Source information:
Predicted 3D model of a 75-nucleotide RNA (transfer RNA) from an Alphaproteobacteria bacterium. Its mean pLDDT, the model's own confidence on a scale to 100, is 80. It matches the Rfam family "tRNA". It is annotated as a transfer RNA. The sequence was found in a public genome assembly. Taxonomically the source falls in Alphaproteobacteria (Bacteria, Pseudomonadati, Pseudomonadota).
RNA sequence: UGGGGCGUAGCCAAGAGGUAAGGCAGUGGAUUUUGAUUCCACCAUUCGGAGGUUCGAAUCCUCCCGCCCCAGCCA
Numbered sequence: 001u002g003g004g005g006c007g008u009a010g011c012c013a014a015g016a017g018g019u020a021a022g023g024c025a026g027u028g029g030a031u032u033u034u035g036a037u038u039c040c041a042c043c044a045u046u047c048g049g050a051g052g053u054u055c056g057a058a059u060c061c062u063c064c065c066g067c068c069c070c071a072g073c074c075a
Base pairs, nucleotide, nucleotide: 001071002070003069004068005067006066007065010024011023012022018055026042027041028040029039030038048064049063050062051061052060
């Protein structure tokens, strides 16, 4: 430098145009003498950033950023 893949909560992770599942962790409560366990509730107005398309974008398009893989160049 070129090609490909990935980026969603503190961690893992689903989603593939119709408005963010689930698990762990966390917070509050119930139970318990206390803790653990168990149970209930809550926990993303927002998906790496900025633009664009659309009635509507995590999802499609463009540019940029970061990580990984492959190839090339220099040494």